[in-house]
RNA sequence: AACUGCCUUAAGUUGAUCUGGCUCAGAGCGAACGUUGGCGGCGUGCCUAACACAUGCAAGUCGAGCGAGAAAGUGGGCUUCGGCCCCUGAGUACAGCGGCGAACGGGUGCGUAACACGUGGGUGAUCUGUCCUUGAGGCGGGGAUAACCCAGCGAAAGUUGGGCUAAUACCGGAUAAGACCACGAGAGGAAACUCUCGGGGUUAAAGGGUGCUCUCUACGGGGAGCAUCCGCUUGAGGAGGAGCCCGCGGCCUAUCAGCUUGUUGGUAGGGUAACGGCCUACCAAGGCAAAGACGGGUAGCUGGUCUGAGAGGAUGACCAGCCACACGGGGACUGAGACACGGCCCCGACUCCUACGGGAGGCAGCAGUGGGGAAUAUUGGGCAAUGGGGGAAACCCUGACCCAGCGACGCCGCGUGGGUGAUGAAGGCCUUCGGGUCGUAAAGCCCUGUCGGGAGGAACGAAUGAUCGCACGGUGAAUAACCGUGCGAUGUGACGGUACCUCCGAAGGAAGCACCGGCCAACUCCGUGCCAGCAGCCGCGGUAAGACGGAGGGUGCAAGCGUUGCUCGGAAUCACUGGGCGUAAAGGGUGCGUAGGCGGUCUCUCAAGUCUGGCGUGAAAGCCCAGGGCUCAGCCUUGGAAGUGCGCUAGAAACUGAGAGGCUUGAGUGCCGGAGGGGAGAGUGGAAUUCCCGGUGUAGCGGUGAAAUGCGCAGAUAUCAGGAAGAACACCCGUGGCGAAGGCGGCUCUCUGGGACGGUACUGACGCUGAGACGGGAAAGCGUGGGGAGCGAACAGGAUUAGAUACCCUGGCAGUCCACGCCGUAAACGAUGAGUGCUAGGUGUGGGGGGUGUCGACUCCCUCCGUGCCGAAGCUAACGCAUUAAGCACUCCGCCUGGGGAGUACGGCCGCAAGGCUAAAACUCAAAGGAAUUGACGGGGGCCCGCACAAGCAGCGGAGCAUGUGGUUUAAUUCGACGCGACGCGAAGAACCUUACCAGGGCUUGACAUGCACAGGAAUGUCGUAGAAAUACGGCAGCCCUUCGGGGCCUGUGCACAGGUGGUGCAUGGCUGUCGUCAGCUCGUGUCGUGAGAUGUUGGGUUAAGUCCCGCAACGAGCGCAACCCCUGUCCCAUGUUGCCAGCGCGUAAUGGCGGGGACUCAUGGGAGACUGCCGGUGACAAAUCGGAGGAAGGUGGGGAUGACGUCAAGUCAUCAUGCCCCUUAUGUCCUGGGCUACACACGUGCUACAUUGGUCGGUACAAAGGGCUGCAAACCUGUGAAGGUGAGCGAAUCCCAAAAAGCCGGUCCCGGUUCGGAUUGGAGGCUGAAACUCGCCUCCAUGAAGGCGGAGUUGCUAGUAAUCGCGGAUCAGCAACGCCGCGGUGAUACGUUCCCGGGCAUUUACUCACCG
Repeated sequence: AACUGCCUUAAGUUGAUCUGGCUCAGAGCGAACGUUGGCGGCGUGCCUAACACAUGCAAGUCGAGCGAGAAAGUGGGCUUCGGCCCCUGAGUACAGCGGCGAACGGGUGCGUAACACGUGGGUGAUCUGUCCUUGAGGCGGGGAUAACCCAGCGAAAGUUGGGCUAAUACCGGAUAAGACCACGAGAGGAAACUCUCGGGGUUAAAGGGUGCUCUCUACGGGGAGCAUCCGCUUGAGGAGGAGCCCGCGGCCUAUCAGCUUGUUGGUAGGGUAACGGCCUACCAAGGCAAAGACGGGUAGCUGGUCUGAGAGGAUGACCAGCCACACGGGGACUGAGACACGGCCCCGACUCCUACGGGAGGCAGCAGUGGGGAAUAUUGGGCAAUGGGGGAAACCCUGACCCAGCGACGCCGCGUGGGUGAUGAAGGCCUUCGGGUCGUAAAGCCCUGUCGGGAGGAACGAAUGAUCGCACGGUGAAUAACCGUGCGAUGUGACGGUACCUCCGAAGGAAGCACCGGCCAACUCCGUGCCAGCAGCCGCGGUAAGACGGAGGGUGCAAGCGUUGCUCGGAAUCACUGGGCGUAAAGGGUGCGUAGGCGGUCUCUCAAGUCUGGCGUGAAAGCCCAGGGCUCAGCCUUGGAAGUGCGCUAGAAACUGAGAGGCUUGAGUGCCGGAGGGGAGAGUGGAAUUCCCGGUGUAGCGGUGAAAUGCGCAGAUAUCAGGAAGAACACCCGUGGCGAAGGCGGCUCUCUGGGACGGUACUGACGCUGAGACGGGAAAGCGUGGGGAGCGAACAGGAUUAGAUACCCUGGCAGUCCACGCCGUAAACGAUGAGUGCUAGGUGUGGGGGGUGUCGACUCCCUCCGUGCCGAAGCUAACGCAUUAAGCACUCCGCCUGGGGAGUACGGCCGCAAGGCUAAAACUCAAAGGAAUUGACGGGGGCCCGCACAAGCAGCGGAGCAUGUGGUUUAAUUCGACGCGACGCGAAGAACCUUACCAGGGCUUGACAUGCACAGGAAUGUCGUAGAAAUACGGCAGCCCUUCGGGGCCUGUGCACAGGUGGUGCAUGGCUGUCGUCAGCUCGUGUCGUGAGAUGUUGGGUUAAGUCCCGCAACGAGCGCAACCCCUGUCCCAUGUUGCCAGCGCGUAAUGGCGGGGACUCAUGGGAGACUGCCGGUGACAAAUCGGAGGAAGGUGGGGAUGACGUCAAGUCAUCAUGCCCCUUAUGUCCUGGGCUACACACGUGCUACAUUGGUCGGUACAAAGGGCUGCAAACCUGUGAAGGUGAGCGAAUCCCAAAAAGCCGGUCCCGGUUCGGAUUGGAGGCUGAAACUCGCCUCCAUGAAGGCGGAGUUGCUAGUAAUCGCGGAUCAGCAACGCCGCGGUGAUACGUUCCCGGGCAUUUACUCACCG
């Protein structure tokens, strides 16, 4: 000094919010796979087939227990040359008897849910070889047998018979402490039995080595004594080991609920080392089980390991303890120990040998092989160390072990270089083209030397033992010998010439992998185009992909990095720590009650739980702490701490428990009066419906949205009287009563349950809950028998409808009713289990009691019980609950753990059946869900607006034509616009041009811009030639400035670049449409809500309006509304030409023509006026509204401009701008011609009509607003006319276009496809323009089509509006304009808001890309 100190995280259900399943980030692994790979150390390596195994090795040793005992070889000798003998080899090898070991060590995890394991105990119920301590003994004999020899059998394995021999082998005898047996005595005990004493009986042994001395000898040796060592026998004790027994602890399954005959116990016997049904006989009938027996599945257990903050969860490789097993099954033998991995026997499967008779074998020992598998190593070295067996020892054996080999399988360490180096090199990538980045990175320069390579040196691990020497101690007579201890000497290493050290050499040999959309750290380019692909979850990819693939860059790890699998974590997502059940999953449909759990108050006792101290145990290793050793670390090592547990013991007595005794408040009982659709049975009443009979009566009734089926002239419906039958009980009736729930409703009687109140007496905790069990249990349904009026599943018919197996209608069997018996379910709901206590109130109502008061009854007040509403604190995700809790607590029960599959299958139980109860899995999804919020929507409701409907007028849809579009056609018919909000739209002017399209002919720095270089020259105009033109060639005419270098301008050549109406409006800016001129859209601060959000902005009024007023947790503000601006309507002032002309004057046929005038009109400028200001009514005393006065105008006077936040990926890349992509002798550009003008059709928008409110002819009146100089053009002339000629006037309040038209007056036409209508076509002309063929307009003559007011449907418009009438302008040479934009003339109808459409405000929803959901 010695544990930790963490979590409450994140993504994805939604437009957003709250709660719950899935997923990720972490750590770990005996791993595998992909890819990459320099070195070393330490570890680790068949998780699958306890599948099968070739080969080698893994257990032997002792000659100091015993007998026997070679050979080769060396040396020598002999030889008949075949061989033999001797010494040595050697008392060796091999084999045998005997001893010890082989029961250890090593492997594996099959089996086992068990006293197998762990932990703590017991053994007075036991054993224990070798070892240690200690006592006693070890006397004296005997008979065999293997080896060996001989003979035989067999293919072999092996075996039989005969013969010889030894022992520490075997067997008698002696001795007998102890042990055992029976007997006697004593003690203890309830007994079983135990202990002590006494005498009697039974039961042991083995020798060997060495030294000394003595002795015998045949000289090989033998015997005796002493000493010593190793053994032997028998006791006692110990150590270590083992057996047996017990308490407690640790898997899943009840869809296994009952199991058991040696079973449970006893007696007797057997058996064992030992208790025991362990075994046997007999007797008894027990034993176990919901605290889970029995059965099934799975599994070796533990120390520990991984994870975790912890509690816990998962796991049991390596190391360690225990168990089990050894080819599968069974059995015993030997032994101290086995029912025995490398022993035996039997059965079985398999393999091998065989002469077919018979034999042999067991790698889950170490290597190794086949097989299985995603996958796991060498047929290595050594006994040097550690340990084991044998031996006195040397020594032998030892695949235990120590080492080495292979594998990045894991952990740890090291390296792949360091410093300097900016022209920020080259190159890559990106780029806004400026640059940025890779990047001090590289190169270059200066260094260093780890690892690997070469060379040299070189360990620790080794010290025992043994022998010798010395010293000391023991024994001994001994200085001998022997034994022991210490010191010294000699000698011993597989690893291995390895670690380590030194030198040489040289930056030289040594970096990859994954990722870069969010979670999650790291971004760009290109390619691809819902393809190819990615993906842990959410999700990416449909032409600009940070998500696919590549690249550059970056991030993270690093000799590794990723992926997959598995475990824990996050997950408070099984909740002990630490969750829930009204609506998210979840209260049993309800009661009674068994086991169990829990339990009021006081006293005493006990000490089981509980608490405290001590003792024992909790193996070692591991974890943790402090040290130490390898250069560090991993690793190793020493000591400590810890090990929450169990046992023993001493104590405490508050609480729980147990025992005893009390108490009354919990609970219960008796008593009084009272409430009630509580239950059961019996009886009884009226109304209604239907049916039957009769009367009256006639044509319909009935039914529906409308009808039909049906009923009715055979007399219905309607109506009256009578009768029958069944079912249900109007009003009272209530937010009320009763019951445990289901449920209970006319009235009477009988029987009967429960509850509340009041006071009093008694019992004395008798209580609460309640798994199972048992009972009751709506409707429907089932069985048997009744009953059957109405209603009415099924069924039939009629309707509706696309269909209509429905909703509606007409009928109608079961059923509904009764009795008895089943069923046992439900949105059996308060979606809320029961009980007890506590915690503000207010207000109804039912029952009881009390008080005040009264004669009495009300009223009022208090209280208990029941039943409602509102509400405080508190709770809740919110909604809400709130003394009738969903609050605060306690007790007990039931239930939940994502959605679907599924309350299903299988099994079991119940049921006559229908079915009920119990109740999964595979598979599949990234959600399912609750409450609340904002919107949007509804063939929901409420309030309110709008030409929205209605009321009207005029149309469209039918005709012809014009115009646009679709379609078709075409070389091209360029492109865009598509509901409203595309379609007389971009087009306010397509014959060429425009023009973007097509065909053909040309050009390539270009038709156009800027810059540079070089060469040359004016540019330009005009003429000629070729050509369709563009263009080309040629002729003629034709410059400026200058500092004298040149410049401007132009042409040519070349380089940068131009150009694109090519694509993408879903990459964009800008502009525009639309909702909608609708009245809305927001913000700040505050407040409320966990939050999304709400409030304000809702409400009551009012308005055209979020306009204004009032109220209000809001107070203010902004963008919108309104107003300010323009036009117009009245007046005033000023001014008065080109306008005007009342009065004055002149003049004319006449005209403001002239002088003049400013009065009027008008024009221009400025101002006034209108504000609900005034009066009255209504209203809330408000805002406002209605009516009125005055006024030119009245409640915004009329019109315009003005368009909030936003919506529609609305429209436009072809107005313009612009990112990206694409084209570059063409997708650019020039030219000629053509096309955009096509035409079977279809649609939109218009024009003209169809006629008499009209056509036509003649006459005649009154505008406004515009335009006009390459222009408007008067007048005059010509022409039927378009127009032409000529040309006054006018850049315009002056002149011109110009006539306005409808109207009015008059004439004519007379209902006819016409004197309506004008298309179409023929002819003849006019105008513009280089040019009217494709393809212009106009005029005249002629022609005279369809068309007789238009189906379904549909459009516009509320006042100077619709309708109708004409006039002007832009564009423009001209014009297809009947279009568009303006102007004035004449000049009409609305009860009202039910419905259709659109919109505004507040409520419901499973929608929110929002109902085209």